A computed fold for a 497-nucleotide part of an RNA from an Ignavibacteria bacterium, annotated as small-subunit ribosomal RNA, 5' domain. Rfam family: Bacterial small subunit ribosomal RNA. Its family is annotated with structural constituent of ribosome and ribosome in the Gene Ontology.

Context: one part of a larger RNA
RNA sequence: GGACGAACGCUGGCGGCGUGCCUAACACAUGCAAGUCGAGGGGUGCUUUCGGGCAUCACUGGCGCACGGGUGAGUAACGCGUAGAUCAUCUGCCCCUAUCACUGACAUAACAGUUCUAACGGACUGCUAAUAUCAGAUGAGGUGACGAGAGUCAUCAAAGUUUCGACGGAUAGGGAUGAGUCUGCGUCUGAUUAGGUAGUUGGUGAGGUAACGGCUCACCAAGCCGACGAUCAGUAACUGGUCUGAGAGGACGAACAGUCACACUGGAACUGAGACACGGUCCAGACUCCUACGGGAGGCAGCAGUGAGGAAUAUUGCACAAUGGGAGCAAUCCUGAUGCAGCGACGCCGCGUGCGGGAUGAAGGGGCUUAGCCUCGUAAACCGCUGUCGGAGGGGACGAAUGGUACAUUUGAUGUACUGAGACGGUACCCUCAAAGGAAGGAUCGGCUAACUACGUGCCAGCAGCCGCGGUAAUACGUAGGAUCCGAGCGUUGUCC
Numbered sequence: 001g002g003a004c005g006a007a008c009g010c011u012g013g014c015g016g017c018g019u020g021c022c023u024a025a026c027a028c029a030u031g032c033a034a035g036u037c038g039a040g041g042g043g044u045g046c047u048u049u050c051g052g053g054c055a056u057c058a059c060u061g062g063c064g065c066a067c068g069g070g071u072g073a074g075u076a077a078c079g080c081g082u083a084g085a086u087c088a089u090c091u092g093c094c095c096c097u098a099u100c101a102c103u104g105a106c107a108u109a110a111c112a113g114u115u116c117u118a119a120c121g122g123a124c125u126g127c128u129a130a131u132a133u134c135a136g137a138u139g140a141g142g143u144g145a146c147g148a149g150a151g152u153c154a155u156c157a158a159a160g161u162u163u164c165g166a167c168g169g170a171u172a173g174g175g176a177u178g179a180g181u182c183u184g185c186g187u188c189u190g191a192u193u194a195g196g197u198a199g200u201u202g203g204u205g206a207g208g209u210a211a212c213g214g215c216u217c218a219c220c221a222a223g224c225c226g227a228c229g230a231u232c233a234g235u236a237a238c239u240g241g242u243c244u245g246a247g248a249g250g251a252c253g254a255a256c257a258g259u260c261a262c263a264c265u266g267g268a269a270c271u272g273a274g275a276c277a278c279g280g281u282c283c284a285g286a287c288u289c290c291u292a293c294g295g296g297a298g299g300c301a302g303c304a305g306u307g308a309g310g311a312a313u314a315u316u317g318c319a320c321a322a323u324g325g326g327a328g329c330a331a332u333c334c335u336g337a338u339g340c341a342g343c344g345a346c347g348c349c350g351c352g353u354g355c356g357g358g359a360u361g362a363a364g365g366g367g368c369u370u371a372g373c374c375u376c377g378u379a380a381a382c383c384g385c386u387g388u389c390g391g392a393g394g395g396g397a398c399g400a401a402u403g404g405u406a407c408a409u410u411u412g413a414u415g416u417a418c419u420g421a422g423a424c425g426g427u428a429c430c431c432u433c434a435a436a437g438g439a440a441g442g443a444u445c446g447g448c449u450a451a452c453u454a455c456g457u458g459c460c461a462g463c464a465g466c467c468g469c470g471g472u473a474a475u476a477c478g479u480a481g482g483a484u485c486c487g488a489g490c491g492u493u494g495u496c497c
Base pairs, nucleotide, nucleotide: 001497002496003495004494006493007492008491009490010489013351014350015349016348017347018346019344020343021309026307027306028305030304031303032302035063036062037061040060041059043056044055045054046053047052070262071261072260079187080186081185082184083183084182085181086180089179090178094175095174096173097172098171099170100169102136103135104134105133111126112125113124114123115122116121141156142155143154144153145152146151160167161166188234189233190232195225196224197223200222201221202220203219204218205217206216207215237259238258239257240256241252242251243250244249264285265284266283267282268281287298288297289296290295315341317340318339319338323337324335325334326333327332354385355384356383357382364376365375366374367373368372389438391433392432393431394430395429399424403419404418405417406416407415408414409413441486442485443484444483445482446467447466448465452481453480454479455478456477462469463468
């Protein structure tokens, strides 16, 4: 000198864009953050022209809840980065191709009745449906066995709904996407850590997995790693990048983007295409709450918000209008993702606080070589002008593409007409009006380092980044006048280069 997720002191006009718990991965009141589908099903209520129509908390069923959002505790590791491997693997939804969808059956929730319990929540009896479940059939195809091959045998499927437009189901193959696993190289400090290791290293066989493998187990062998730093200890999420620097390098990893890990602490599996699952389940523990003392409930490192800690970090806001996501044929519903608004000079950038003229160089302050001179100083008054921001009045967006209805057509879909739809927001922006009016401070002035005098003080009070200053003429302390540098900021502190 530059930089900062900064803090503190003094000061503070406006706007745009960003950014805001770095500390206690401390504890959390309250609200919201994941639902959706009646075009799977029964039921309930209303209505009916008996064809049906509308609504529907809960239930059954499907899909989603493994995404999105948060945090960085752990981790020195194939965790991450980079380059490869997978003939050792899986992949819901999506796309393409081929083939199929036949015949039956047992239940159960909701519901009704009875009943236990303080509560949470159950128990018993009875009824019923399905795209829920089960059995059989078929086998293009898959898998396995046999076979030289042709082939043979065994085994494995399904579901319907409909507004008639359509939406689905099963099997197999391919694609796309996503994921798992393995490997080379790279990835902090300490030797005042020198030896470490028994499933340890390898083999055979078996089990297990989507998949290779001591992944697990039985047996056998005695290996394997290490001064090219094993092991141990400390510290730490990693990267693209960010800051600095001429570069080499050094430091860092907030925000944004990719990966990983975690979800009160520890452990475990279930469901599922995918989890060993933040707002799922079970067990144990700590803590908090309820209790009729028998027993129960909970998990903000989601968005707000509270307490605590701290030098320190925001609203219990608006909207799904846009973008994206889930469900749905769709309309649509949900979405603290997201889009916006609020707060903070926290940062960067832009603008303003006026412009021109005006010298009785007034009064006043300060200084001195004191009948006076110098300075604040064109500064002010005064005259003329302008109108940014702020104020008042008027107009007023882009962001909107979808969608609905009707018509037409190469009927997947496209086009035309009409209609409807904006949180931000009556905001941005434009026009008009009045009016210099409402808008300047901070630090410094001995040298480094731009800027000097007076008074007070008298090694005192104090200053100080380094050198140092102050003991009676202090340009270094304090005050004043003046000056210098920056300017809605200026300084100080901390950290990095």

Background: NCBI's taxonomy places the organism under Bacteria, Pseudomonadati, Ignavibacteriota, Ignavibacteria.